[in-house]
RNA sequence: GGUAAGGUGGCUGAAUAAUAAGCAUUAGACUGUAAAUCUAAAGAUAAAGGUUAUACUCCUUUUCUUACCA
Numbered sequence: 001g002g003u004a005a006g007g008u009g010g011c012u013g014a015a016u017a018a019u020a021a022g023c024a025u026u027a028g029a030c031u032g033u034a035a036a037u038c039u040a041a042a043g044a045u046a047a048a049g050g051u052u053a054u055a056c057u058c059c060u061u062u063u064c065u066u067a068c069c070a
Stems, first nucleotide, its partner, number of pairs: 001069007010023003025041005046062005
């Protein structure tokens, strides 16, 4: 330098255009206390632009990671 795959909460992880989920965190209930259990809350799509009634998803550019080739 070329080709391909990927970047989603604190962590893991699904989603080919229409609310994932789990663990963790916080609050409450339960308990003599704690754990466990139950309920609730908050929190994410690498960045910018475009298409569309609607974009994690489709298109373009940039950036980062990995693999292969040279």

Background
This is a predicted structure of a 70-nucleotide RNA (transfer RNA) from Proechimys longicaudatus. NCBI's taxonomy places the organism under Eukaryota, Gnathostomata, Euteleostomi, Euarchontoglires, Proechimys. Its mean pLDDT, the model's own confidence on a scale to 100, is 80.